This is a predicted structure of a 73-nucleotide RNA (transfer RNA) from a Candidatus Saccharimonadota bacterium.
The prediction has a mean pLDDT of 81.
It matches the Rfam family "tRNA". Rfam classes the family as a transfer RNA.
[in-house]
């Protein structure tokens, strides 16, 4: 050097004919219990890596790029 894959809330990870950004744990409040745990309703928390382009409209299509894995050399 070259091919291919990942990158979305704190963490793990869903989102495919392009038009609602969303689950699980976890945090916070509330109920329930003498109190802790379980369990139940609820909230808050993102500009989908980063820059552009087609497009009315992009997390999704396509250019570049940064960061990782993997694999050819």
């Nucleotide at each position: 050097g070259g091919g291919g894959g990942c990158a979305u809330a704190g963490c793990u990870c869903a989102g495919u004919u392009g038009g609602g950004a969303g689950a699980g744990c976890a945090u916070c409040u509330g109920a329930u219990u003498u109190g802790c745990a379980u369990u139940c309703a609820g909230a808050a928390g993102g500009c989908c890596g980063c820059a552009g382009g087609u497009u009315c409209g992009a997390u999704u299509c396509c250019u570049a790029u940064u960061g990782c894995c993997u694999c050819c050399g």